[in-house]
RNA sequence: UAUUGAAAAAGCCAAACCCAUCGCGAGAUGGGUACGGAAAGUCUAGAGUCUCUUUGAGAAAGUCGGACUACCAAU
Numbered sequence: 001u002a003u004u005g006a007a008a009a010a011g012c013c014a015a016a017c018c019c020a021u022c023g024c025g026a027g028a029u030g031g032g033u034a035c036g037g038a039a040a041g042u043c044u045a046g047a048g049u050c051u052c053u054u055u056g057a058g059a060a061a062g063u064c065g066g067a068c069u070a071c072c073a074a075u
Base pairs, nucleotide, nucleotide: 002075003074004073005072012037013036017032018031019030020029021028022027035062041068042067043066044065046064047063049059050058051057052056
């Protein structure tokens, strides 16, 4: 450096639900909590999905795909 993996060690994130706030809504933020995750880290709205004031404007990247970065172990 590449590939594979999460068995061990150190860690990380946080589904659903509850509370508060914002939003027409999908949903977002903060706190609790933990279903799970080896990229559930960052970016990308390409495909698929969802919302609405519907021929347009939005939401979500923990649906799939793509780009970049990254701890440990083995080869």
The RNA shown here (c-di-GMP-I riboswitch aptamer) has 75 nucleotides and comes from Sulfurovum sp. The model forms 94% of the base pairs in the Rfam consensus. The coordinates come from a structure-prediction model, not an experiment, and the mean pLDDT is 85.